[in-house]
RNA sequence: UACCGAACAGGGCAAACCCGCCGCGAGGCGGGGACGCAAAGUUACCGGUCUCUACCCCUGAUGCUGGGCGGCCGAGACAGCGGGACCGCCGGC
Numbered sequence: 001u002a003c004c005g006a007a008c009a010g011g012g013c014a015a016a017c018c019c020g021c022c023g024c025g026a027g028g029c030g031g032g033g034a035c036g037c038a039a040a041g042u043u044a045c046c047g048g049u050c051u052c053u054a055c056c057c058c059u060g061a062u063g064c065u066g067g068g069c070g071g072c073c074g075a076g077a078c079a080g081c082g083g084g085a086c087c088g089c090c091g092g093c
Base pairs, nucleotide, nucleotide: 003092004091005090012037013036017032018031019030020029021028022027035080041086042085043084045083046082047081048078049077050076051075052074055070056068057067058066
């Protein structure tokens, strides 16, 4: 330095669910809790998924309201969906 993770040391993170706060929402933060994780550390760069929405359609007498398993404009969320980038513990080779 590259690759690997059976065992070792110190340990670390924390899904679902519950509570509180924030957000229209996806979701976020804190506490509890552990399904799992060797990058489940960081980063929305690429793909993807999701939310709101301009707009469109339906209902309706126009409009408001309501509905859409339409939404490629726009604004967002997810790093525990895959890839990339950056950084990193222990050990093996």

The RNA shown here (c-di-GMP-I riboswitch aptamer) has 93 nucleotides and comes from Thiobacillus sp. Its Rfam family is "c-di-GMP-I riboswitch aptamer". Rfam describes the family as follows. GEMM was predicted in a large-scale screen for bacterial structured RNA regulatory elements. It was read from a public genome assembly, where an Rfam model found it.